[in-house]
Molecule: c-di-GMP-I riboswitch aptamer
Organism: Desulfuromonas soudanensis
């Protein structure tokens, strides 16, 4: 260097479900809350899924906690 990532430690995020707000919707923001996650931090590139419009196979949007891949990060054994 490149894969891996136990055992500590410091520590981090936040599923559902209420509550409130945006939105045609899928979903998205806050707040309470933990199912859970070693990248559950961030990219929509490429398949999935979910919306909306159109019905000529498009177009637009969401979804990184659906896979896959980029780049970048805390400790560090075999």
């Nucleotide at each position: 260097c490149u894969c891996g990532g136990a055992a500590a430690a410091g520590g981090g995020c936040a599923a559902a479900a209420c509550c409130a707000g945006a939105g045609c919707g899928a979903u998205c923001u806050g707040g309470u809350g933990a199912c859970g996650c070693a990248a559950a931090g961030c990219c929509a590139c490429g398949g999935g899924u979910c919306c909306g419009c159109a019905g000529g196979u498009g177009c637009g949007g969401a979804u990184a906690g659906c896979c896959g891949g980029g780049a970048u990060g805390c400790c560090g054994a075999a």